Model confidence (mean pLDDT): 85 of 100. Transfer RNA from Sciurus vulgaris, 65 nucleotides, folded computationally. The RNAcentral record of the sequence draws on Rfam. NCBI's taxonomy places the organism under Eukaryota, Bilateria, Dipnotetrapodomorpha, Euarchontoglires, Sciurus.
RNA sequence: GGUGGAGUUCAGUGGUAGAGCACGUGUCUGGCAAGUAUGAGGCCCUGGGUUCAAUCCCCAGCACC
Numbered sequence: 001g002g003u004g005g006a007g008u009u010c011a012g013u014g015g016u017a018g019a020g021c022a023c024g025u026g027u028c029u030g031g032c033a034a035g036u037a038u039g040a041g042g043c044c045c046u047g048g049g050u051u052c053a054a055u056c057c058c059c060a061g062c063a064c065c
Stems, first nucleotide, its partner, number of pairs: 001065004007021004015052001023039005045061005
């Protein structure tokens, strides 16, 4: 100096968060896989500060590089 977010890999923007893969269910098949439809899953590393409002801005800390 950089990174920290769903099981995993990563977008994202000051107005309570999405995608791919993975997972569940239906469909398809003689069966499986693939395809297809649909669903569940994260108070965004921790603690403060600014703000009407913070995942986002500021400070400190922790972990990793």
Notes
Its Rfam family is "tRNA". Rfam classes the family as a transfer RNA.